Context: one part of a larger RNA
Parts: sequence; C1' cells; structure tokens
RNA sequence: CUGGGGUGAAGGGAGCGCAAGCGCGGACAGCGAGUCAGAUAGUGAAAAUGUGAGGGUCUCCCUCUCCACAGUGUUUGGAACUGUGGGUCUUGGAGUGAAGAUAAGGUAACGCGGAUUUCUUAGUGUAGCGGUGAAAUGCGUAGAUAUAGGGAGGAACAUCGGUGGCGAAGGCGGCUUACUGGGCUUUUACUGACGCUGAGGCUCGAAAGCGUGGGGAGCAAACAGGAUUAGAUACCCUGGUAGUCCACGCUGUAAACGAUGAUUACUAGGUGUGGGGGGACUGACCCCUUCCGUGCCGCAGUUAACACAAUAAGUAAUCCACCUGGGGAGUACGACCGCAAGGUUGAAACUC
Repeated sequence: CUGGGGUGAAGGGAGCGCAAGCGCGGACAGCGAGUCAGAUAGUGAAAAUGUGAGGGUCUCCCUCUCCACAGUGUUUGGAACUGUGGGUCUUGGAGUGAAGAUAAGGUAACGCGGAUUUCUUAGUGUAGCGGUGAAAUGCGUAGAUAUAGGGAGGAACAUCGGUGGCGAAGGCGGCUUACUGGGCUUUUACUGACGCUGAGGCUCGAAAGCGUGGGGAGCAAACAGGAUUAGAUACCCUGGUAGUCCACGCUGUAAACGAUGAUUACUAGGUGUGGGGGGACUGACCCCUUCCGUGCCGCAGUUAACACAAUAAGUAAUCCACCUGGGGAGUACGACCGCAAGGUUGAAACUC
C1' cells in the first nucleotide's frame, strides 16, 4: 500500500485462447436480482452517550423514564441506470464476399546464377613472399608470391538498398517455380454486436550450447608458437580444433529495447517518405483531398529534469502482468522442467 513503472524498484520475449472481468452501436415492449421509495413486525444485549424527573452536600456519582441507531427479515410499489431474457435494425464496432494494387512474410525444390576466398592440375616466370608501430614465428630453389587457363567444393548474396518494405515477436535480402499466411485501399453485396482484455493452458521464440547422422571453403572460442611487457594466462601477428552450414530432436534464455503491455475514444499545426483511393487537368508529372504505415520539427498539456507531444510519456475508460531501501541474492532449500549445461518459481539469518 486511494502510490507507482521511458531513464530511479517495476511491462511478462511474443502470439492464440478456456474460465473470469469489462462492454452492447440504435430503437422497442417484458421481468424486477442490484438499486430507490413506503408500510410493518422481530432483531439491533445490558451499561455508556442524548432527553426529562428524582436521590445524595454537588455540575461528579446513583436510580427511573423516554428517544435515537447503520444494517437485516416480511410486504407493497417505481423502472431512469446496472442486470436478465425476447424478438428487431445497420454505411458505421467485428467478421465474410467482390474488385485492385503492394512487400527481404513463411515452407520446399541438395532447382538455377555470377563474383570472391581456398584447394588442385598443367603453363609462364625467379627469389623472395607474408606480416607489423617495428619485428619475428610462418611459407618459398622439392620453384613460393605474382600472372593467365581447366577442375573441385563450401559458405554468403556487392551494386539496387533507402530513419524504404514485410512479419505477433524472434526475425526476413541473388534469381525462378510450387504451396501458403497476414495487412492495406475501394465497394450502401452479405451476417447482424458475433466485441476488448485474458490468470492457468497451448504454440512460436536470436546467438551460444546439447544429442544422432552428414558437410567443412572462409572465419574462428580452446590450444600452439612469435612479439609486446616488470609480468602478459591479453590487446598485435602466424597457425588452428570445436563451432559456424544441412536434416531431425532438445534447450527456452538476451541491453528478447521504443529499456515505453493490449484495446478504444478524444485533443493546434508544419514538413519528408512507402502503399492505395477520389477530384482537377490534354497529361504518368505537378496541384487539392482522403485512408493505412514510417520519420523529423513543434503548440496546448504532461514531466524531477531530460524529454514526450495524434506512432503521447496529453485527456479518459476496460482488462492483464509487475514494484515497495542497498547488500545478502536471482543465492539457499523445496517443487516442476531438461540428456546435460542449466531454466522457472524463489526466501531468511546477518549487515549498512
């Protein structure tokens, strides 16, 4: 604990979605659970508090009397709002269709392509090459480096390329074909509120890592050597194995970041850029206008400030997840998951 979360502690890595919470876009008649009003009887202990009277020396104290009390039960009624159930309407929320354009969205074909590196083969050619701040290790007269021709193989796709595009996020870039997902625009064609969020749950999820089997050009943890240095288990250099690539499984984490949850509505402008539509025009252009994305600047407002500012961190609403001083600690223990590495959940003592 009626406060917060871009940067101080704090948005789940992302989506789908059962329960649950919230909600109907307009009009209509009904019920009466919530809600509102009246009546009634019981309860609402006594004492205390409040009113009035009496006692005691007294306002304190004691005795008696009356009132009040949130709520609750029964009953009668009202129907604006919430709820409930009924049929009805639709350019508008949501979905389906039709027409149109667009994109590195996904999967597969061991499909196709050119350039580079490396290796190999046979030429030309001769003494160096390579590397650095400078060197050395290394390679080379068993003919290297360089140069031109043939061959092999793997990985990645220069230019175009862009605060350009697509995707829920992770992510996606040569070309072609096949299969396939989503969004956008236009449309009075259709359904008729079918919506939003979403604990658990299910699915996806970079890199590294793990298992089995392939592949292996370049790069390169580990490792070896050479330098540097007081030392150098590094930075620099020469090599180099896992790995990086493919198939099928596992792992489930990242500064998984916009460090900003999702949805809806509203709130000055200006200027780029990507995809459509409409108008005007002889016209693809230019101009005006409109919808969806993606940037920059900026008013009001917000903010501790930085800044944010229609892609809000403004004004409001709904739902979920999360935070509560620093360290101990994302540790220990337990549980669940994993082949393992480890992951998820997650304290306390003590200390400042």